[in-house]
RNA backbone atom coordinates (compact mmCIF):
# COMPACT_ATOMS: atom_id res chain seq x y z
P N A 1 -0.84 3.54 3.21
O5' N A 1 -0.18 2.80 2.57
C5' N A 1 0.32 3.25 1.40
C4' N A 1 -0.28 2.51 0.00
C3' N A 1 -1.24 1.42 0.00
O3' N A 1 -2.29 2.26 -0.46
C1' N A 1 0.00 0.00 0.00
P N A 2 -3.99 1.80 -0.59
O5' N A 2 -4.12 0.33 -0.94
C5' N A 2 -4.01 0.34 -2.45
C4' N A 2 -4.22 -1.44 -2.75
C3' N A 2 -5.73 -1.83 -2.29
O3' N A 2 -7.10 -1.65 -2.78
C1' N A 2 -3.87 -3.57 -2.27
P N A 3 -8.32 -1.71 -2.68
O5' N A 3 -8.14 -3.00 -1.70
C5' N A 3 -8.58 -4.08 -2.76
C4' N A 3 -8.76 -5.25 -2.79
C3' N A 3 -9.62 -5.85 -1.41
O3' N A 3 -11.06 -6.05 -1.64
C1' N A 3 -7.91 -7.12 -0.85
P N A 4 -12.53 -5.21 -1.35
O5' N A 4 -12.73 -6.41 -0.09
C5' N A 4 -12.67 -7.92 -0.16
C4' N A 4 -12.77 -8.74 0.53
C3' N A 4 -13.23 -8.57 2.15
O3' N A 4 -14.99 -8.96 1.78
C1' N A 4 -11.54 -9.35 2.50
P N A 5 -16.25 -8.36 2.52
O5' N A 5 -15.75 -8.48 3.96
C5' N A 5 -16.16 -10.15 4.54
C4' N A 5 -15.46 -10.33 6.08
C3' N A 5 -16.24 -9.40 7.03
O3' N A 5 -17.71 -10.35 6.75
C1' N A 5 -14.16 -9.96 7.38
P N A 6 -18.70 -9.20 7.75
O5' N A 6 -18.26 -9.10 8.88
C5' N A 6 -18.14 -9.97 10.32
C4' N A 6 -17.35 -9.61 11.63
C3' N A 6 -18.43 -7.97 11.94
O3' N A 6 -19.33 -8.37 12.98
C1' N A 6 -16.02 -7.71 11.71
P N A 7 -20.51 -7.26 12.67
O5' N A 7 -19.97 -6.36 13.92
C5' N A 7 -19.32 -6.82 15.16
C4' N A 7 -18.85 -5.77 16.23
C3' N A 7 -19.54 -4.10 16.58
O3' N A 7 -19.11 -4.07 17.78
C1' N A 7 -17.92 -3.45 15.44
P N A 8 -19.96 -4.37 18.70
O5' N A 8 -21.40 -4.52 18.61
C5' N A 8 -22.11 -3.12 18.37
C4' N A 8 -23.59 -3.26 19.09
C3' N A 8 -24.14 -3.71 19.96
O3' N A 8 -23.38 -2.96 21.34
C1' N A 8 -25.31 -4.24 18.41
P N A 9 -23.12 -3.12 22.60
O5' N A 9 -23.85 -2.76 24.15
C5' N A 9 -23.45 -3.21 25.15
C4' N A 9 -24.30 -2.87 26.01
C3' N A 9 -24.46 -2.48 27.45
O3' N A 9 -24.45 -1.46 28.33
C1' N A 9 -26.97 -3.11 26.86
P N A 10 -22.68 -0.80 28.33
O5' N A 10 -22.27 -1.91 29.58
C5' N A 10 -20.64 -1.19 29.95
C4' N A 10 -20.68 -3.10 30.26
C3' N A 10 -20.59 -4.19 29.84
O3' N A 10 -19.01 -4.02 28.86
C1' N A 10 -21.26 -4.59 31.77
P N A 11 -18.84 -4.60 27.56
O5' N A 11 -19.17 -6.03 27.60
C5' N A 11 -17.82 -6.68 28.73
C4' N A 11 -18.09 -8.55 28.56
C3' N A 11 -18.36 -9.21 27.40
O3' N A 11 -17.76 -9.36 26.50
C1' N A 11 -20.15 -9.72 28.94
P N A 12 -17.49 -9.36 24.63
O5' N A 12 -18.65 -10.14 24.27
C5' N A 12 -18.61 -11.88 24.62
C4' N A 12 -19.60 -12.59 24.86
C3' N A 12 -20.07 -12.88 23.28
O3' N A 12 -18.99 -13.41 21.98
C1' N A 12 -21.32 -12.73 25.12
P N A 13 -19.55 -12.75 20.87
O5' N A 13 -21.03 -13.76 20.02
C5' N A 13 -21.84 -15.00 20.22
C4' N A 13 -22.68 -14.85 20.11
C3' N A 13 -23.70 -13.97 19.11
O3' N A 13 -23.22 -15.13 18.00
C1' N A 13 -24.82 -13.59 20.82
P N A 14 -23.95 -14.45 16.37
O5' N A 14 -25.63 -14.13 16.64
C5' N A 14 -26.30 -13.71 15.24
C4' N A 14 -28.18 -13.90 15.66
C3' N A 14 -28.78 -13.47 15.13
O3' N A 14 -29.27 -14.37 13.69
C1' N A 14 -29.71 -12.93 17.19
P N A 15 -28.71 -13.46 12.90
O5' N A 15 -30.06 -12.24 12.66
C5' N A 15 -31.67 -12.57 12.78
C4' N A 15 -32.55 -11.53 12.89
C3' N A 15 -32.26 -10.65 12.14
O3' N A 15 -32.50 -10.40 10.51
C1' N A 15 -32.94 -9.81 14.47
P N A 16 -31.94 -11.04 9.35
O5' N A 16 -32.77 -10.37 8.22
C5' N A 16 -34.26 -10.70 8.04
C4' N A 16 -34.35 -10.90 6.24
C3' N A 16 -34.76 -9.14 5.66
O3' N A 16 -34.15 -9.05 4.41
C1' N A 16 -36.70 -10.85 4.95
P N A 17 -32.87 -7.87 4.34
O5' N A 17 -34.07 -6.93 5.10
C5' N A 17 -33.83 -5.46 4.25
C4' N A 17 -34.54 -4.34 5.49
C3' N A 17 -36.13 -4.90 5.71
O3' N A 17 -36.42 -4.29 7.52
C1' N A 17 -35.58 -2.19 4.88
P N A 18 -37.10 -4.83 7.91
O5' N A 18 -38.30 -4.31 9.01
C5' N A 18 -37.71 -3.57 9.80
C4' N A 18 -38.90 -2.77 10.57
C3' N A 18 -39.95 -3.77 10.66
O3' N A 18 -40.69 -2.94 12.33
C1' N A 18 -40.46 -2.27 9.44
P N A 19 -40.27 -3.62 13.42
O5' N A 19 -41.37 -2.53 14.61
C5' N A 19 -40.93 -1.37 14.74
C4' N A 19 -40.82 -0.66 16.21
C3' N A 19 -40.03 -2.13 16.98
O3' N A 19 -39.12 -0.63 17.90
C1' N A 19 -41.92 -2.61 17.90
P N A 20 -37.66 -0.73 17.82
O5' N A 20 -36.74 -1.56 18.27
C5' N A 20 -37.31 -2.96 18.39
C4' N A 20 -36.41 -3.74 18.36
C3' N A 20 -36.07 -4.77 19.91
O3' N A 20 -36.54 -5.41 20.51
C1' N A 20 -33.69 -3.97 18.62
P N A 21 -37.36 -5.39 22.06
O5' N A 21 -36.50 -6.54 22.13
C5' N A 21 -37.01 -8.17 22.83
C4' N A 21 -36.91 -9.32 22.23
C3' N A 21 -35.78 -10.13 23.06
O3' N A 21 -36.72 -10.55 24.28
C1' N A 21 -34.98 -9.90 21.44
P N A 22 -36.43 -11.27 25.28
O5' N A 22 -34.91 -12.00 25.12
C5' N A 22 -35.41 -13.41 25.21
C4' N A 22 -34.36 -14.25 24.89
C3' N A 22 -33.59 -14.58 25.54
O3' N A 22 -34.07 -15.45 26.97
C1' N A 22 -32.17 -13.88 23.99
P N A 23 -33.47 -15.14 28.20
O5' N A 23 -31.92 -15.88 28.69
C5' N A 23 -31.56 -16.88 28.00
C4' N A 23 -30.02 -17.44 28.41
C3' N A 23 -29.53 -16.52 29.30
O3' N A 23 -29.82 -17.20 30.71
C1' N A 23 -28.08 -15.66 27.65
P N A 24 -29.93 -16.41 32.22
O5' N A 24 -28.22 -16.06 32.56
C5' N A 24 -27.55 -17.21 32.62
C4' N A 24 -25.75 -16.39 32.82
C3' N A 24 -25.78 -15.32 33.93
O3' N A 24 -25.52 -15.88 35.02
C1' N A 24 -25.11 -14.46 32.07
P N A 25 -25.94 -15.19 36.41
O5' N A 25 -25.59 -13.52 36.00
C5' N A 25 -23.72 -13.68 37.14
C4' N A 25 -23.48 -12.10 36.54
C3' N A 25 -24.14 -11.19 37.28
O3' N A 25 -23.64 -11.21 38.89
C1' N A 25 -24.55 -10.85 35.05
P N A 26 -24.74 -10.55 39.57
O5' N A 26 -25.11 -9.20 39.43
C5' N A 26 -24.29 -7.95 39.60
C4' N A 26 -24.93 -6.81 39.11
C3' N A 26 -26.15 -6.52 40.25
O3' N A 26 -25.76 -5.99 41.32
C1' N A 26 -26.82 -6.20 37.99
P N A 27 -26.93 -6.15 42.61
O5' N A 27 -27.86 -5.23 42.52
C5' N A 27 -27.68 -3.61 41.68
C4' N A 27 -28.87 -3.10 42.26
C3' N A 27 -29.77 -3.83 42.96
O3' N A 27 -30.57 -3.26 44.27
C1' N A 27 -30.68 -3.51 40.75
P N A 28 -30.61 -4.28 45.46
O5' N A 28 -32.45 -4.13 45.43
C5' N A 28 -33.06 -2.74 45.12
C4' N A 28 -34.16 -3.05 45.34
C3' N A 28 -35.29 -4.18 45.88
O3' N A 28 -35.72 -3.97 46.81
C1' N A 28 -35.76 -4.35 43.50
P N A 29 -35.87 -4.63 48.14
O5' N A 29 -37.00 -5.52 47.38
C5' N A 29 -38.45 -4.53 47.95
C4' N A 29 -39.52 -5.40 47.31
C3' N A 29 -39.74 -6.92 47.58
O3' N A 29 -40.86 -7.06 49.12
C1' N A 29 -39.62 -7.17 45.81
P N A 30 -40.17 -7.81 50.18
O5' N A 30 -40.69 -9.44 49.79
C5' N A 30 -42.03 -9.23 49.34
C4' N A 30 -42.61 -11.10 48.65
C3' N A 30 -42.50 -12.52 49.36
O3' N A 30 -42.40 -12.00 50.57
C1' N A 30 -41.43 -12.19 47.15
P N A 31 -42.34 -12.98 51.59
O5' N A 31 -41.51 -14.74 51.23
C5' N A 31 -42.16 -15.26 50.74
C4' N A 31 -41.64 -16.62 50.52
C3' N A 31 -40.14 -17.06 51.01
O3' N A 31 -40.60 -18.09 52.52
C1' N A 31 -39.18 -17.00 49.40
P N A 32 -41.00 -17.91 53.81
O5' N A 32 -38.91 -17.73 54.11
C5' N A 32 -38.01 -19.41 53.85
C4' N A 32 -36.69 -18.98 54.47
C3' N A 32 -36.68 -18.67 55.60
O3' N A 32 -36.79 -19.66 56.88
C1' N A 32 -35.13 -17.86 53.65
P N A 33 -37.63 -18.42 58.21
O5' N A 33 -36.06 -17.58 58.55
C5' N A 33 -36.99 -16.35 59.72
C4' N A 33 -35.50 -16.00 59.99
C3' N A 33 -34.66 -15.29 59.05
O3' N A 33 -34.64 -14.52 58.75
C1' N A 33 -33.26 -16.97 61.01
P N A 34 -34.63 -13.67 57.02
O5' N A 34 -32.95 -14.08 56.79
C5' N A 34 -32.18 -13.08 57.09
C4' N A 34 -30.72 -13.04 57.19
C3' N A 34 -30.16 -13.72 55.40
O3' N A 34 -29.97 -12.42 54.86
C1' N A 34 -28.96 -15.26 56.63
P N A 35 -30.23 -12.66 53.27
O5' N A 35 -29.61 -13.72 52.34
C5' N A 35 -28.05 -13.16 52.17
C4' N A 35 -26.85 -14.17 52.20
C3' N A 35 -27.21 -15.36 51.07
O3' N A 35 -27.02 -14.48 49.63
C1' N A 35 -27.05 -16.46 52.27
P N A 36 -28.19 -14.25 48.17
O5' N A 36 -27.56 -15.75 47.90
C5' N A 36 -26.30 -16.17 47.34
C4' N A 36 -26.33 -17.60 47.11
C3' N A 36 -27.84 -18.45 46.33
O3' N A 36 -26.89 -18.07 44.82
C1' N A 36 -27.59 -19.37 48.28
P N A 37 -28.03 -17.95 43.62
O5' N A 37 -29.27 -19.23 43.50
C5' N A 37 -28.69 -20.15 43.26
C4' N A 37 -29.95 -21.13 43.08
C3' N A 37 -31.28 -21.04 42.63
O3' N A 37 -30.94 -21.34 41.01
C1' N A 37 -32.00 -21.53 44.70
P N A 38 -32.05 -20.71 40.41
O5' N A 38 -33.50 -20.66 40.49
C5' N A 38 -34.30 -22.04 40.44
C4' N A 38 -35.62 -21.78 41.19
C3' N A 38 -36.12 -20.19 40.52
O3' N A 38 -37.15 -20.84 39.22
C1' N A 38 -36.16 -20.61 42.56
P N A 39 -37.21 -19.74 38.21
O5' N A 39 -38.20 -18.77 38.56
C5' N A 39 -39.66 -19.72 38.42
C4' N A 39 -40.54 -18.22 39.82
C3' N A 39 -40.61 -16.82 39.11
O3' N A 39 -42.06 -16.54 37.86
C1' N A 39 -40.05 -16.65 41.31
P N A 40 -41.30 -15.71 36.66
O5' N A 40 -41.67 -14.89 37.05
C5' N A 40 -43.07 -14.44 37.62
C4' N A 40 -43.38 -13.15 38.33
C3' N A 40 -42.56 -11.67 37.27
O3' N A 40 -43.72 -11.20 36.58
C1' N A 40 -41.46 -11.74 39.42
P N A 41 -43.01 -10.65 34.92
O5' N A 41 -42.18 -9.22 35.50
C5' N A 41 -43.15 -8.29 35.97
C4' N A 41 -42.43 -6.90 36.62
C3' N A 41 -41.21 -6.49 35.91
O3' N A 41 -42.18 -5.38 34.73
C1' N A 41 -40.33 -6.98 38.21
P N A 42 -41.07 -5.03 33.56
O5' N A 42 -39.72 -4.19 34.25
C5' N A 42 -40.28 -2.71 35.05
C4' N A 42 -39.08 -2.29 35.51
C3' N A 42 -37.80 -2.16 34.63
O3' N A 42 -37.94 -0.83 34.05
C1' N A 42 -36.85 -3.11 36.34
P N A 43 -37.88 -0.41 32.39
O5' N A 43 -35.83 -0.32 33.19
C5' N A 43 -35.78 1.01 33.41
C4' N A 43 -34.18 1.06 34.06
C3' N A 43 -33.35 1.25 32.84
O3' N A 43 -33.24 2.99 32.33
C1' N A 43 -32.62 -0.36 34.36
P N A 44 -33.32 2.64 30.50
O5' N A 44 -31.81 1.73 30.16
C5' N A 44 -30.58 2.61 30.73
C4' N A 44 -29.42 1.61 30.33
C3' N A 44 -29.56 1.48 29.12
O3' N A 44 -28.40 1.71 28.38
C1' N A 44 -29.43 -0.58 30.26
P N A 45 -29.15 2.93 26.44
O5' N A 45 -28.27 1.66 25.27
C5' N A 45 -26.92 1.85 25.57
C4' N A 45 -26.39 0.70 24.35
C3' N A 45 -26.89 0.86 22.85
O3' N A 45 -26.05 2.16 22.59
C1' N A 45 -27.30 -1.45 23.63
P N A 46 -26.86 2.83 21.55
O5' N A 46 -26.99 2.30 20.23
C5' N A 46 -26.07 2.67 19.49
C4' N A 46 -25.40 0.67 18.61
C3' N A 46 -24.65 0.83 17.28
O3' N A 46 -23.75 0.05 17.15
C1' N A 46 -26.92 -0.52 16.83
P N A 47 -23.01 -0.43 16.16
O5' N A 47 -22.21 0.83 16.53
C5' N A 47 -21.44 0.87 17.71
C4' N A 47 -20.09 2.11 17.90
C3' N A 47 -20.59 3.22 16.83
O3' N A 47 -21.53 4.16 17.87
C1' N A 47 -18.06 2.60 16.66
P N A 48 -22.22 5.06 17.19
O5' N A 48 -20.99 6.42 16.28
C5' N A 48 -20.83 6.97 17.32
C4' N A 48 -19.87 7.83 16.35
C3' N A 48 -20.66 8.72 15.09
O3' N A 48 -20.93 10.37 15.72
C1' N A 48 -18.47 7.88 14.39
P N A 49 -22.67 10.39 14.88
O5' N A 49 -22.01 10.92 13.61
C5' N A 49 -20.88 12.02 13.91
C4' N A 49 -20.83 12.83 12.42
C3' N A 49 -21.63 12.71 11.52
O3' N A 49 -22.57 13.80 11.50
C1' N A 49 -20.09 11.15 10.03
P N A 50 -24.09 14.52 10.66
O5' N A 50 -23.98 14.40 8.92
C5' N A 50 -24.83 14.19 8.15
C4' N A 50 -24.10 13.65 6.60
C3' N A 50 -24.85 13.07 5.86
O3' N A 50 -25.95 14.28 4.84
C1' N A 50 -22.78 12.04 5.75
P N A 51 -27.32 14.35 5.19
O5' N A 51 -27.72 13.04 4.09
C5' N A 51 -26.71 12.95 2.63
C4' N A 51 -26.86 12.04 1.13
C3' N A 51 -28.51 11.33 1.28
O3' N A 51 -28.91 12.30 0.64
C1' N A 51 -26.22 9.95 1.54
P N A 52 -30.46 12.11 0.40
O5' N A 52 -30.97 10.43 0.23
C5' N A 52 -30.59 10.11 -1.58
C4' N A 52 -30.80 9.10 -1.53
C3' N A 52 -32.22 8.53 -1.19
O3' N A 52 -33.54 8.49 -2.51
C1' N A 52 -30.82 6.57 -0.17
P N A 53 -34.52 9.34 -1.68
O5' N A 53 -35.29 8.38 -0.97
C5' N A 53 -35.69 6.92 -1.49
C4' N A 53 -36.18 6.17 -0.75
C3' N A 53 -37.63 6.93 0.40
O3' N A 53 -38.69 6.28 -0.61
C1' N A 53 -35.80 5.50 1.72
P N A 54 -39.74 7.98 -0.18
O5' N A 54 -39.88 7.84 1.08
C5' N A 54 -40.62 9.40 2.00
C4' N A 54 -41.28 8.59 3.63
C3' N A 54 -40.63 8.23 4.05
O3' N A 54 -39.67 8.61 4.77
C1' N A 54 -42.56 6.65 3.78
P N A 55 -38.43 8.56 4.71
O5' N A 55 -37.96 7.31 5.71
C5' N A 55 -38.52 7.09 7.40
C4' N A 55 -38.24 6.33 7.86
C3' N A 55 -37.17 5.38 7.55
O3' N A 55 -36.70 5.46 9.03
C1' N A 55 -39.26 3.74 7.37
P N A 56 -34.60 5.82 8.60
O5' N A 56 -34.21 4.17 8.30
C5' N A 56 -34.69 3.55 9.59
C4' N A 56 -33.59 2.41 9.97
C3' N A 56 -32.75 3.03 10.62
O3' N A 56 -31.61 1.67 11.00
C1' N A 56 -31.50 2.26 8.09
P N A 57 -31.80 1.90 12.77
O5' N A 57 -30.87 0.62 13.14
C5' N A 57 -29.37 1.24 13.13
C4' N A 57 -28.45 -0.13 12.97
C3' N A 57 -28.62 -0.38 11.80
O3' N A 57 -27.44 0.31 11.07
C1' N A 57 -29.04 -2.39 13.02
P N A 58 -27.49 0.87 9.38
O5' N A 58 -27.61 -0.67 8.70
C5' N A 58 -26.58 -1.96 8.45
C4' N A 58 -27.44 -3.11 7.64
C3' N A 58 -27.71 -3.00 6.79
O3' N A 58 -26.98 -3.97 5.78
C1' N A 58 -29.83 -3.89 7.91
P N A 59 -26.13 -4.20 4.90
O5' N A 59 -26.65 -3.40 3.96
C5' N A 59 -27.57 -3.61 2.89
C4' N A 59 -27.86 -2.87 1.77
C3' N A 59 -26.67 -1.52 1.14
O3' N A 59 -25.26 -2.26 0.41
C1' N A 59 -28.68 -0.33 1.30
P N A 60 -24.00 -2.14 0.51
O5' N A 60 -23.94 -0.45 0.05
C5' N A 60 -24.69 -0.07 -1.12
C4' N A 60 -24.02 1.57 -1.59
C3' N A 60 -23.03 1.95 -1.19
O3' N A 60 -21.79 1.64 -1.81
C1' N A 60 -24.57 3.58 -0.49
P N A 61 -20.15 1.65 -1.22
O5' N A 61 -19.70 3.48 -0.73
C5' N A 61 -19.69 4.36 -1.78
C4' N A 61 -19.26 5.37 -1.36
C3' N A 61 -18.24 5.61 0.08
O3' N A 61 -17.20 5.56 -0.45
C1' N A 61 -20.20 6.58 0.67
P N A 62 -15.45 5.04 -0.11
O5' N A 62 -15.52 6.00 1.02
C5' N A 62 -14.99 7.66 0.78
C4' N A 62 -14.66 8.02 2.03
C3' N A 62 -14.36 7.40 3.41
O3' N A 62 -12.93 7.86 3.32
C1' N A 62 -16.29 8.38 3.73
P N A 63 -11.94 6.94 3.96
O5' N A 63 -11.99 6.90 5.16
C5' N A 63 -11.62 8.26 6.10
C4' N A 63 -12.16 8.66 7.09
C3' N A 63 -11.28 7.62 8.18
O3' N A 63 -10.39 7.89 8.79
C1' N A 63 -13.78 7.76 8.82
P N A 64 -8.83 6.94 9.02
O5' N A 64 -9.92 6.13 10.16
C5' N A 64 -9.68 7.63 11.69
C4' N A 64 -10.42 6.89 12.75
C3' N A 64 -9.99 5.20 12.84
O3' N A 64 -8.39 5.71 14.00
C1' N A 64 -12.03 5.05 13.52
P N A 65 -7.01 4.32 13.62
O5' N A 65 -8.14 3.26 14.46
C5' N A 65 -7.99 2.98 15.70
C4' N A 65 -9.18 2.08 16.36
C3' N A 65 -8.47 0.62 16.08
O3' N A 65 -6.98 0.13 16.81
C1' N A 65 -10.70 0.75 15.94
P N A 66 -5.95 -0.54 16.35
O5' N A 66 -6.81 -2.39 15.86
C5' N A 66 -7.07 -2.66 17.24
C4' N A 66 -8.07 -4.58 17.27
C3' N A 66 -6.98 -5.61 16.25
O3' N A 66 -6.48 -5.73 16.97
C1' N A 66 -9.75 -4.75 15.51
P N A 67 -5.09 -6.69 16.02
O5' N A 67 -5.72 -8.16 15.16
C5' N A 67 -6.14 -9.01 15.62
C4' N A 67 -7.15 -9.68 14.85
C3' N A 67 -6.61 -9.93 13.52
O3' N A 67 -5.66 -11.25 14.09
C1' N A 67 -8.34 -9.42 13.35
P N A 68 -4.66 -11.81 12.94
O5' N A 68 -4.61 -12.00 11.73
C5' N A 68 -5.34 -13.11 11.27
C4' N A 68 -6.02 -13.86 10.47
C3' N A 68 -5.06 -13.33 8.84
O3' N A 68 -4.18 -14.69 8.47
C1' N A 68 -6.84 -12.57 8.32
P N A 69 -2.75 -14.52 7.68
O5' N A 69 -2.98 -14.31 6.73
C5' N A 69 -3.33 -15.11 5.48
C4' N A 69 -4.14 -14.77 4.23
C3' N A 69 -2.59 -13.89 4.11
O3' N A 69 -2.01 -15.09 2.62
C1' N A 69 -4.69 -12.74 3.40
P N A 70 -0.40 -15.04 2.59
O5' N A 70 -0.12 -13.67 1.82
C5' N A 70 -0.69 -14.26 0.38
C4' N A 70 -0.69 -12.78 -0.58
C3' N A 70 0.46 -12.10 -0.72
O3' N A 70 1.64 -12.73 -1.34
C1' N A 70 -1.11 -10.49 -0.31
P N A 71 3.23 -12.88 -1.33
O5' N A 71 3.49 -11.48 -1.42
C5' N A 71 3.42 -10.38 -2.88
C4' N A 71 3.60 -9.02 -2.88
C3' N A 71 4.75 -8.83 -2.31
O3' N A 71 5.44 -8.89 -3.13
C1' N A 71 3.12 -7.46 -1.55
RNA sequence: CGGGGCAUGGGGUAAUGGCAGCCCACUGGCUUCGGGUGUCAGAAGUCCCAGUUCAAAUCUGGGUGCCCCGA
Model confidence (mean pLDDT): 84 of 100. Predicted 3D model of a 71-nucleotide RNA (transfer RNA) from Candidatus Nealsonbacteria bacterium CG02_land_8_20_14_3_00_34_20. The organism belongs to Candidatus Nealsoniibacteriota, within Bacteria. Its Rfam family is "tRNA". By type it is a transfer RNA.